Source information
This is a predicted structure of a 72-nucleotide RNA (transfer RNA) from a Gemmataceae bacterium. Rfam family: tRNA. Rfam classes the family as a transfer RNA. Rfam's curators write: Transfer RNA (tRNA) molecules are approximately 80 nucleotides in length. The RNAcentral record of the sequence draws on ENA. Lineage of the source: Bacteria > Planctomycetota > Planctomycetia > Gemmatales > Gemmataceae. Its mean pLDDT, the model's own confidence on a scale to 100, is 80.
């Protein structure tokens, strides 16, 4: 350089092109205890970035950034 894979709440994963983005985990806040932890309820908060295709994109395609791998 080329190629090939990921990039989705704070973190860690899910998600045939059609959901109200889904789970768990962290914080918050009530419950529950004498206190705490355990449990219970309820809240937070997320598609890397730019165009494209589509009636409809996290997902399809083209570029670009970062992160792993391969290769001369």
């Nucleotide at each position: 350089g080329c190629c090939c894979c990921g990039a989705u709440g704070g973190u860690g994963a899910a998600a045939c092109g059609g959901a109200c983005a889904u789970c768990a985990u962290g914080c918050c806040c009530g419950g529950c205890u004498u206190c705490u932890a355990u449990c219970c309820g309820g809240g937070u908060g997320g598609u890397c970035c730019c165009g494209g295709u589509u009636c409809a994109a996290a997902u399809c395609c083209g570029g670009g950034u970062c992160g792993g791998g391969g290769u001369a």